[in-house]
């Protein structure tokens, strides 16, 4: 000094679902509460190519659950959104000096 992780900045990408009640009712919808979750519409939250955030296959297969979520597969699958810092020092390389 690079790397790298971690912070920042600035752009960028994404999800918002299940179950119960009242209201409405043609259905959508609206309000209240339960469940997981980082996040179930918050100017939050998560992610940004070393990319499973996410979104297809998929109304998918198997377990487990009140359901959703969750595990396992499908999966080395097919998409999916980057710069840049004069910040940081745990770490690894490399130089110089003493």
């Nucleotide at each position: 000094c690079a790397u790298u992780g971690c912070c920042g900045u600035u752009g960028g990408g994404g999800g918002u679902g299940c179950c119960c009640g009242c209201c409405a009712g043609g259905a959508a919808g609206g309000c209240g509460g339960g469940c997981u979750g980082a996040g179930a519409a918050a100017a939050a939250c998560c992610c940004u190519u070393g990319g499973a955030a996410c979104c297809u296959g998929a109304u998918c297969c198997g377990g487990c659950u009140a359901a959703c979520a969750c595990c396992g597969g499908c999966g080395u699958a097919g998409g999916g959104a980057a710069a840049c810092g004069u910040g940081u020092a745990c770490a690894u390389g490399a130089g110089u000096c003493c």
The prediction has a mean pLDDT of 75.
TPP riboswitch aptamer (THI element) from Thauera sp., 98 nucleotides, folded computationally.
The model forms 95% of the base pairs in the Rfam consensus.
Its Rfam family is "TPP riboswitch aptamer (THI element)". Its family is annotated with thiamine pyrophosphate binding in the Gene Ontology. From the family's description: Vitamin B(1) in its active form thiamin pyrophosphate (TPP) is an essential coenzyme that is synthesised by coupling of pyrimidine and thiazole moieties in bacteria. The family has 115 seed sequences and 16,130 matches in Rfam 15.1.